This is a predicted structure of a 149-nucleotide RNA (SAM riboswitch aptamer (S box leader)) from a soil metagenome. Its Rfam family is "SAM riboswitch aptamer (S box leader)". Rfam links the family to the GO term regulation of gene expression. RNAcentral holds the sequence, with entries from MGnify.

RNA sequence: CUCAUCCAGAGGGGUGGAGGGAACGGCCCUGUGAAGCCCCGGCAACCAUCUCGAUGAUGCAUGCCCGGCCGGUCUGUCCGGCCUGGUGAGGCCAUCACGGGACUGGUGCCAACUCCGGCCCGCCGCCAUCCGGCAGCGGGACAGAUGAG
Numbered sequence: 001c002u003c004a005u006c007c008a009g010a011g012g013g014g015u016g017g018a019g020g021g022a023a024c025g026g027c028c029c030u031g032u033g034a035a036g037c038c039c040c041g042g043c044a045a046c047c048a049u050c051u052c053g054a055u056g057a058u059g060c061a062u063g064c065c066c067g068g069c070c071g072g073u074c075u076g077u078c079c080g081g082c083c084u085g086g087u088g089a090g091g092c093c094a095u096c097a098c099g100g101g102a103c104u105g106g107u108g109c110c111a112a113c114u115c116c117g118g119c120c121c122g123c124c125g126c127c128a129u130c131c132g133g134c135a136g137c138g139g140g141a142c143a144g145a146u147g148a149g
């Protein structure tokens, strides 16, 4: 820098000793012990891995058909081999996609929607009724977090 996701989910112990929730404004959490660090546990399923599929696409091999060439031949509208093309079903096949599962590895996460707001748009209301001020709901932007590249 790009893309995806962000209203779900999941905490105990030890240590530590005053902060923490990114910044700002709110509002919260916190000596019934904050951050940080360590141990154990859990959540989730982004990436890798494994696995499943009456799924899709492509490829491959096989089968069948028309044709051609070569060979054999008992001369049969026969047999065998090779090749271009076509075809449709199935394949203990391969790759990719899609969907489900496992949770082995790499991360991440485990108060509050990313805790809420700011900037823009829409709807609706209250106060003032000259400018304007304030709340609610929804959408977007900005910023941020996490993963993958």
Stems, first nucleotide, its partner, number of pairs: 001149006011040005019029003024117003041110003046106003049102005055097005060091001063087003067083006114143001119140005125134003